[in-house]
């Protein structure tokens, strides 16, 4: 320098103008008043994923003696955690020269299903083939045809064909038998907390694959979700009581007008509760720094900070300047520098939190491989 691989981190800075949400302070106006309208000031205002809503938990309401069925999920070991299908460390298997990455990684000898194409056959394996017997033909012999039987050694098909290699054996063959190798099971002692690892011995036990196919085994899971749920409560309707007056005009009285004098106007009370409002709702498994324990995930302690709460839903726009990255043009020049111009990722809270996944800008660090130079 090139290629690869693992991790961390940033999400532009400053100033100005205008604008928005929330909280607090404050002025003016309206109203008897709760309050309403309209100004001013101060503070504060998105994310690493706020996203997908895929897991898990908190919280809330409902249900619930216990157990089982159904349904769903998980599936090597140990640990972490509130919990998880998440994470850490390890084991085993696979990919890669390596760094490193990937794995639902219990059971296929309980049963069922399925295995494209090819092939005779995808587990009751005879298509070609090998051996043998009968019959016929032929006949020196090999042989040919046909019928019966034995055979998984060879060929061929396939992703996969009934453990492998060699020997013994046989009519031909075959774990039928033997040696070695591989697998499986059993036993022994050794290492490890465990998964598991390596060793020795015994047994021919050699029974295809597939369970994110049904299924079996073990373990886990009650349901719905902040539109949860709670509080206040116009108007209308309902129930009860009082009731002969009530309202408008008007400074007041009279007058005039409207409603009522039948339970029916009007007034008060009551429960449920719509519109609407408030709470839930921002102090939390929170965040930051340090110390200690642990390989780590993580835990413990000390100190410190208070950090958005909208509900048509704010968090923005423009200008200047600087920084960074990148592209284009020009000049100087030859590793590069200077000047000018353009562009600036994904996205966006809505009860909260822990994860996973996906989207995405720049920078930094570790490690591996290759090449080159000193």
């Nucleotide at each position: 320098c090139c290629g690869g691989u693992g991790g961390g981190u940033c999400a532009g800075a400053c100033g100005g103008u205008c604008g928005c949400g929330u909280u607090c302070c404050u002025g003016u106006c309206c109203g008897c008043a709760u309050g309403g309208a309209u100004g001013g000031g101060a503070a504060u205002g998105a994310g690493g994923a706020a996203a997908g809503u895929c897991c898990g938990g908190g919280c809330u309401c409902c249900a619930c003696a216990g157990a089982g069925c159904a349904g769903g999920g998980u599936g090597c070991c140990u640990c972490c955690u509130a919990a998880c299908g998440g994470g850490a460390g390890g084991g085993c298997g696979g990919a890669g020269u390596a760094a490193u990455c990937c794995g639902a990684c219990g059971g296929a000898a309980a049963g069922u299903g399925c295995g494209a194409c090819a092939g005779a056959a995808a587990a009751c394996g005879a298509c070609c083939g090998c051996c043998u017997c009968g019959u016929g033909c032929a006949c020196c012999a090999c042989g040919c045809a046909u019928g019966g039987g034995g055979c998984a050694a060879g060929g061929g098909u396939g992703a996969a064909a009934a453990g492998g290699u060699g020997g013994u054996g046989u009519a031909a063959g075959a774990g039928a038998c033997c040696a070695c190798c591989g697998g499986c099971g059993c036993g022994a002692g050794g290492g490890g907390a465990a998964a598991c690892c390596a060793u020795c011995g015994c047994g021919g036990c050699c029974g295809c694959g597939u369970a994110a196919a049904c299924c079996c085994c073990a373990c886990c899971c009650g349901g719905a979700g902040c539109a949860a749920g709670g509080c206040c409560a116009a108007g209308c309707a309902g129930g009860g009581a009082a009731g002969a007056g009530g309202g408008g005009u008007g400074g007041c009285u009279c007058g005039c007008c409207c409603c009522g004098u039948u339970u029916c106007a009007u007034u008060c009370c009551c429960g449920g509760g719509u519109a609407g409002g408030c709470c839930g709702c921002a102090c939390g498994a929170c965040c930051g720094u340090c110390u200690c324990g642990g390989c780590a995930a993580c835990g413990a302690g000390a100190c410190g900070u208070c950090c958005a709460g909208a509900u048509c839903a704010a968090u923005g726009a423009c200008c200047g300047c600087c920084a960074c990255g990148u592209c284009c043009c020009g000049c100087c020049u030859c590793c590069g520098g200077c000047g000018g111009g353009g562009c600036g990722a994904c996205a966006g809270a809505a009860c909260c939190c822990g994860g996973c996944u996906u989207a995405u800008u720049g920078c930094c660090c570790g490690c591996c491989g290759g090449c080159u130079c000193a």

The RNA shown here (Bacterial RNase P class A) has 374 nucleotides and comes from a Candidatus Zixiibacteriota bacterium. The organism belongs to Candidatus Zixiibacteriota, within Bacteria. It is recorded under the gene name rnpB. Rfam family: Bacterial RNase P class A. It is annotated as a ribozyme.